[in-house]
Parts: sequence; structure tokens; C1' cells
RNA sequence: CGACGGGAGAGCCCCGACCAAGGGGCGCCGAAGGGGCAACUCCUUCCCGGAAUCUCUCAGGCCAGAAGGACCGUCG
Repeated sequence: CGACGGGAGAGCCCCGACCAAGGGGCGCCGAAGGGGCAACUCCUUCCCGGAAUCUCUCAGGCCAGAAGGACCGUCG
């Protein structure tokens, strides 16, 4: 890196609609991505560099389904 399997959270709200979908409002979620701090790491030391599941919620997402999905397991 690839394949397979597992894989969470958050509105049963309002308008519209009225089977739904799209859109808007407010509320919310964090486990694609992105930003921030920096425990730690690298180094003789400092600087530089790397760095989270923490944090922000920009993006993304919030009945269910589908898709996506950090991370874990197996195989190559």
C1' cells in the first nucleotide's frame, strides 16, 4: 500500500413538504481531511524538525438506509 471483516457519535425540532427529496432556521457530533496547543520524540545542549484518539468545528456529518469512517483483526 492492497483485499476482506468489525467500526461510533450527534434533532422523533420548526418552516416548506406531507411518501419523499432539495432548501432555510436554530440546536448538536467528531473517528475522513484541516487548524491549534504540546505530553512525548530527535539532538551533547539549544534551535529546527516530527507529533495525539487532546482541542477548534473550517470542511464533513446528525431518523433509517446508502456512502464515508480514525482505529482494530486476518492475509499478501